Context: one part of a larger RNA
RNA sequence: CUGGGUGUAAAGGGUGUGUAGGCGGGACUGCAAGUCAGAUGUGAAAUACGUGGGCUCAACCCACGGGCUGCAUUUGAAACUGUGGUUCUUGAGAGUCGGAGAGGUAAACGGAAUUCCCGGUGUAGCGGUGAAAUGCGUAGAUAUCGGGAGGAACACCAGUGGCGAAGGCGGUUUACUGGACGACAACUGACGCUGAGACACGAAAGCGUGGGGAGCAAACAGGAUUAGAUACCCUGGUAGUCCACGCGGUAAACGAUGAAUGCUAGGUGUAGGGCCCGUCAGGGGUCUGUGCCGCAGUUAACACAAUAAGCAUUCCACCUGGGGAGUACGGCCGCAAGGUUGAAACUC
Numbered sequence: 001c002u003g004g005g006u007g008u009a010a011a012g013g014g015u016g017u018g019u020a021g022g023c024g025g026g027a028c029u030g031c032a033a034g035u036c037a038g039a040u041g042u043g044a045a046a047u048a049c050g051u052g053g054g055c056u057c058a059a060c061c062c063a064c065g066g067g068c069u070g071c072a073u074u075u076g077a078a079a080c081u082g083u084g085g086u087u088c089u090u091g092a093g094a095g096u097c098g099g100a101g102a103g104g105u106a107a108a109c110g111g112a113a114u115u116c117c118c119g120g121u122g123u124a125g126c127g128g129u130g131a132a133a134u135g136c137g138u139a140g141a142u143a144u145c146g147g148g149a150g151g152a153a154c155a156c157c158a159g160u161g162g163c164g165a166a167g168g169c170g171g172u173u174u175a176c177u178g179g180a181c182g183a184c185a186a187c188u189g190a191c192g193c194u195g196a197g198a199c200a201c202g203a204a205a206g207c208g209u210g211g212g213g214a215g216c217a218a219a220c221a222g223g224a225u226u227a228g229a230u231a232c233c234c235u236g237g238u239a240g241u242c243c244a245c246g247c248g249g250u251a252a253a254c255g256a257u258g259a260a261u262g263c264u265a266g267g268u269g270u271a272g273g274g275c276c277c278g279u280c281a282g283g284g285g286u287c288u289g290u291g292c293c294g295c296a297g298u299u300a301a302c303a304c305a306a307u308a309a310g311c312a313u314u315c316c317a318c319c320u321g322g323g324g325a326g327u328a329c330g331g332c333c334g335c336a337a338g339g340u341u342g343a344a345a346c347u348c
Stems, first nucleotide, its partner, number of pairs: 003320004007302002012316001014201004021194003025088007033081002035077008049065006091191001092188002095184004103177007110154001115149007125136002162169002206247006215241002220236004258315006266293008275284003297304002321348003330341004
C1' cells in the first nucleotide's frame, strides 16, 4: 500500500458556518466524454510462458506457438455515469397561523443570607475539634433588637423537565434578537448532503489594562496531628473568583459513540403541538424531543437495540505493538504561560 477498523482494546476533529473537491430524487428526449462491442494499425528483437529439439544431464542454446491485458484510428450500442433540453413534487426552501422554552445581548428592579459599621439590651465567655490549641472577648465579644453600607449568588418552584451547534444557560421585568416545533398547503422546483483548507464560537484556570472586593480561597503564616507532616483537621489570609475591554484556545470539551438519508417487532414514562371519539371522567391516533425495558440483528464480552453499537449509501476526521513522547528539532501562533503540527536513536 492493500485490507481491517475507531462506545470500553490504538483510533471521531471541542463545536459550528462554509470554499474547493467528492456524492446526489422521479419522468421524457438529444449527444456520445466515461462505459461496452466489432474492425484496422501498432504493441521490435531478446526476456517471460507453453510445446518440441541440441550440447552425456543441467545451466546454456535453437525452433515453433500463444500472448504482450496497452495505445491510436474507425464503425456501432445507449442500460448506467456524464452533459444539453423539457417536465414533476416526495428531498430542500419559502408563505400564513399558532403555542412552548434557564437560547442570546443590554438595562432596570427585588427579597433571603454572610460580612462590616453605628446605636440599644446584656455579661463572661465565644469560636473551633476526634480532643485541643492558635484566634476573638471586660477597650464589653458571642447572643439579641433597630438602623446603615457593600459585593456576590439567586432557596422553594426543580423534574434521567426545557433551550442551545458545542462550550453552556436558572430571581423578576422591559427592550432588541437567533433557532426549533405543530397545523394548513393553492408558492419555488432538486435549489440537496458532506466538507480538506479558511473563518467564527469555545468551561475552568491563566495573561494584559482599568475598576471592584461581601463570602470563598491556591500561595503564605500560625495552631494541631505525626517518627517526620513542606499534607489531610483548625484559626487567619493574598492573588483569584466579580465587571469592562483585549489575549489565550485547552479539558474525562464524554453519549469516551462525526454528519446526513432511508429501512428494520413491541411495551411503558415524560415535554411541546395538532386531530378524532366521548355529557364528564377518560380513550384512540399522529408529529417532534427526551428516558427506561426489550425482539430480530450486532458484539470479544459488557452491552447497543427506531435517540443503534442493526441493515445499507455518501462525505469528512482518525488508528496501525508498549516505552522513548505528545518529548526533541523546525515551522506557524502567543505578551508570557504555552498551544498546534510532530519525529528518531535506543529499548522491551
Molecule: small-subunit ribosomal RNA, central domain
Organism: Eubacteriales bacterium